[in-house]
Molecule: transfer RNA
Organism: Candidatus Gottesmanbacteria bacterium RIFCSPHIGHO2_02_FULL_39_11
C1' cells in the first nucleotide's frame, strides 16, 4: 500500500427498501416479616399540562415516494496479502 468484513440503547442482538427487534442490565409497583424469584409497568434525545409531535442506525452527501438496508466520501474496529 493492496482485499475483505464491521459500527443499532448502558451491554449483546434481529430486522426482503415500507411501524427500528428482543434478551441482559436498570428503575418503579404487585407478593414478601423483610429478602431473592416470580408477574406487572417503563426503560435514546427534545417540545408539551397532556394527547400527540419532531429528531435518533458511527459521522457527512447521494438515489429514491420511502434508506439501519443501495451508492459516494470520511473515521473507528477485525481478518488477511504485501
Nucleotide at each position: 500500500g493492496g482485499a475483505g468484513g464491521g459500527u443499532u440503547c448502558g451491554c449483546c442482538u434481529a430486522a426482503u427498501g415500507g411501524u427500528a427487534u428482543g434478551g441482559c442490565a436498570c428503575u418503579a409497583g404487585u407478593c414478601u416479616u423483610g429478602a431473592a424469584a416470580a408477574c406487572u409497568a417503563g426503560c435514546g434525545g427534545g417540545a408539551g399540562a397532556a394527547a400527540u409531535c419532531c429528531c435518533u442506525u458511527a459521522c457527512a452527501g447521494g438515489u429514491u415516494c420511502g434508506a439501519g438496508u443501495c451508492c459516494u466520501g470520511u473515521a473507528c474496529c477485525c481478518u488477511c496479502c504485501g